Model confidence (mean pLDDT): 81 of 100.
Predicted 3D model of a 73-nucleotide RNA (transfer RNA) from a bacterium.
Rfam family: tRNA. By type it is a transfer RNA.

RNA sequence: GGGCCCUUAGCUUAGUUGGUAGAGCACCUCAUUUGCAAUGAGGGGGUCAAGAGUUCGAAUCUCUUAGGGUCCA
Repeated sequence: GGGCCCUUAGCUUAGUUGGUAGAGCACCUCAUUUGCAAUGAGGGGGUCAAGAGUUCGAAUCUCUUAGGGUCCA
């Protein structure tokens, strides 16, 4: 320098015929306990790595950039 793959909540991730973004763990509140843990009930948190384009509508399609992985040189 070139090819391919990945980037979604604090962490691990689902969501790929384009149609208002989910789960587990963690966190907060309440119940239970002398207290902690466990358990049960409820709750908050994401503008989907960044920018632009296409579209009525983009996590999803296209382009550029950044970071990471891998192979080739």